Molecule: SAM riboswitch aptamer (S box leader)
RNA sequence: UAAAUAUCAAGAGAGCGAUGAGGGAUCGGCCCGAUGACUCGCCAGCAACCUGCGUAUUAAGCGUAAGGUGCUAAUUCCGCCUGAUAGGUAUCAGGAAAGAUAUACG
Numbered sequence: 001u002a003a004a005u006a007u008c009a010a011g012a013g014a015g016c017g018a019u020g021a022g023g024g025a026u027c028g029g030c031c032c033g034a035u036g037a038c039u040c041g042c043c044a045g046c047a048a049c050c051u052g053c054g055u056a057u058u059a060a061g062c063g064u065a066a067g068g069u070g071c072u073a074a075u076u077c078c079g080c081c082u083g084a085u086a087g088g089u090a091u092c093a094g095g096a097a098a099g100a101u102a103u104a105c106g
Base pairs, nucleotide, nucleotide: 004103005102006101007100008099013043015042016041017040018039022032023031024030027079028078029077044072045071046070049068050067051066052064053063054062055061076098080095081094082093083092084091085090
């Protein structure tokens, strides 16, 4: 970087240090941000995709959290399409597109 599979409503930072104006992928909305966001380092935590260990087994599964990732504002923040309810804008259900993460492969 391309294609494949799975998941995306739950969970977890008012921490310390550095930097200093943008950030939430994209466009619109709406939010976050000098009371310091975003990012980086350290520490802490969440989760359980891969690995390990334990257990069980036809296969699954369950537990654990040492290792490899990931994550720690808002449902992937919302939108788009269809349907239902209700009525001028919302709620619910299903789906799409785009994206994120993991695994495996080159």